Predicted 3D model of a 73-nucleotide RNA (transfer RNA) from a bacterium. Its Rfam family is "tRNA". By type it is a transfer RNA. Its mean pLDDT, the model's own confidence on a scale to 100, is 82.

[in-house]
């Protein structure tokens, strides 16, 4: 150079056929506990890699950028 794949919460990852952003851990409060860990209740936290296009609507579809992987040169 060339094909393909990936990128959503701090971490690991779901989100089918466009229409509610989730989950599990960890973070914080509160309960239990002399205390701590378990357990329990609950609460917070997201430019959905970036920029454009399509649409009444885009994490979800086109096209281009940039990591990051695996191939092939």
């Nucleotide at each position: 150079g060339g094909a393909c794949g990936c990128u959503u919460a701090g971490c690991u990852c779901a989100g089918c056929u466009g229409g509610g952003a989730g989950a599990g851990c960890g973070u914080c409060u509160c309960c239990c506990u002399u205390a701590c860990a378990a357990g329990g209740a609950g609460a917070g936290g997201g430019u959905c890699a970036g920029c454009g296009g399509u649409u009444c609507a885009a994490g979800u579809c086109c096209g281009u950028u940039a990591g990051c992987g695996u191939c092939c040169a």